Source information: A computed fold for a 368-nucleotide RNA from a Chloroflexota bacterium, annotated as Bacterial RNase P class A. The model forms 94% of the base pairs in the Rfam consensus. Taxonomically the source falls in Chloroflexota (Bacteria, Bacillati). It is recorded under the gene name rnpB.
RNA sequence: CAAGCAGGCCAGGCAACCGCGCGCCCGCUGCCCUUGCGGUGGUGGGAUCGAGGAAAGUCCGAGCUCCACAGGGCAGGGUGCUGGGUAACACCCAGUGGGGGUGACCCCAGGAAAGUGCCACAGAAACAUACCGCCCGCGCUGCUCAUCAGCGUGGGUAAGGGUGAAAUGGCGAGGUAAGAGCUCACCGGCAGCCGGGCGACCGGCUGGCCGCGGCAAACCCCAUCUGGAGCAAGACCGAGCAGGGGCUGGUGGCCCGCCGUACGCCCCGGGUUGGUUGCUAGAGGCACCCGGCAACGGGUGCCCGAGAGAAAUGGUUGCCGCCGCCGCGAGGCGGAUACAGAACUCGGCUUACCGGCCUGCUUGGCUG
Numbered sequence: 001c002a003a004g005c006a007g008g009c010c011a012g013g014c015a016a017c018c019g020c021g022c023g024c025c026c027g028c029u030g031c032c033c034u035u036g037c038g039g040u041g042g043u044g045g046g047a048u049c050g051a052g053g054a055a056a057g058u059c060c061g062a063g064c065u066c067c068a069c070a071g072g073g074c075a076g077g078g079u080g081c082u083g084g085g086u087a088a089c090a091c092c093c094a095g096u097g098g099g100g101g102u103g104a105c106c107c108c109a110g111g112a113a114a115g116u117g118c119c120a121c122a123g124a125a126a127c128a129u130a131c132c133g134c135c136c137g138c139g140c141u142g143c144u145c146a147u148c149a150g151c152g153u154g155g156g157u158a159a160g161g162g163u164g165a166a167a168u169g170g171c172g173a174g175g176u177a178a179g180a181g182c183u184c185a186c187c188g189g190c191a192g193c194c195g196g197g198c199g200a201c202c203g204g205c206u207g208g209c210c211g212c213g214g215c216a217a218a219c220c221c222c223a224u225c226u227g228g229a230g231c232a233a234g235a236c237c238g239a240g241c242a243g244g245g246g247c248u249g250g251u252g253g254c255c256c257g258c259c260g261u262a263c264g265c266c267c268c269g270g271g272u273u274g275g276u277u278g279c280u281a282g283a284g285g286c287a288c289c290c291g292g293c294a295a296c297g298g299g300u301g302c303c304c305g306a307g308a309g310a311a312a313u314g315g316u317u318g319c320c321g322c323c324g325c326c327g328c329g330a331g332g333c334g335g336a337u338a339c340a341g342a343a344c345u346c347g348g349c350u351u352a353c354c355g356g357c358c359u360g361c362u363u364g365g366c367u368g
Stems, first nucleotide, its partner, number of pairs: 001364010012320007020050002024046009033036001052339001056350002059348005064230004071256004076226005081095005096109005110221002115219002117215003131161002133157010169187002172184003188210002190207007234277004243268005249259002284303008322335005
């Protein structure tokens, strides 16, 4: 200097003018009443504050609210190497085994020997094998007594060739009539034993045991977790009407248990469809110290960063920054400038995205 890998941060800046919204302060004013530092409106002024890293998707997990069963079981659903973190999780951290990459790093993960099922086509054959071959014996034919070649038949073989995604341990040597773990060395799997580790696993020794492939994101088996519904949950106030019929019912399904039984539940019909609350001080944020490899936990101190309610934060101007184009350059022209707007809140994941900054690490080149 270039190319990468992992992580973190910003999300245009400054100024002026005009205009919005909650709460607070000051002034004026209307109505109501229990005459009080009352309630509820209107209006003028003032100073703060006022969308995100994803607010998105609604994919997970919860806080919170309601349903007397949130008791037991079945079914269903989620997760899936081991250990740890967390309120919890399918998230995060560390590790183990396998794979990719020169590397920093990234990706995958229970069981195929419990059972069932599938592996098209090709190929002789896909839990079972002989198509071409190779070897031995016999018979026949050819110029033939031999050799050699061809055909037929019996036996042996799975090392060589072909097919395929995959052919049943791999590779090399010896051995054999030709071959084969038939034997041996190395490697792989499996079994037994010993050692290390909380564990996933790792290491060593012995053994020829070697038909035991792939697919579970096929059914399934094993382990573990799991009530249901959701802020349009719920609670309160106000207003208003009109009842009629049926039934045992109780928040996914089934069973048991339990509770209730004119309460309630279901169907048809009518009325209100207004207001307040839930609604922002939290598993909160920041700094430092301690423990821990880390995720994270503990302690001390400081801070309070929208709470709207049909839904507010906008417009104009100037300068700077950024992007695109032209230009050798100075400079000029253009672009409001990515993805995108809270609605109970939080921990994650996924997706979209212009440009910039910072930290650590890897590889290559050059120079000293």